[in-house]
RNA sequence: ACGCGCCGAGGGGAUGGGGUGCCCCCUUAACCGCCGAAAAGGCUGAUGACUCCUGCUUUCAU
Numbered sequence: 001a002c003g004c005g006c007c008g009a010g011g012g013g014a015u016g017g018g019g020u021g022c023c024c025c026c027u028u029a030a031c032c033g034c035c036g037a038a039a040a041g042g043c044u045g046a047u048g049a050c051u052c053c054u055g056c057u058u059u060c061a062u
Stems, first nucleotide, its partner, number of pairs: 010025004016053005033043003
């Protein structure tokens, strides 16, 4: 110096934050939505999953 392994810390799962547990990655990474030939046109959702909050949207009441 390089390679491999282990441990610790950390990061990621299409737009914010908390909790729970799941999966993935090891910085040359995980990840960076879908339909459509398309740069035309169109669609879902603040979750990878559940739940709470915030924001957004719809309806009703004051």
A computed fold for a 62-nucleotide RNA from Methylocystis sp., annotated as Fluoride riboswitch aptamer (crcB RNA motif).
The sequence was found by an Rfam model in a public genome assembly.
Of the family's consensus pairs, 100% are formed in the model.
Model confidence (mean pLDDT): 77 of 100.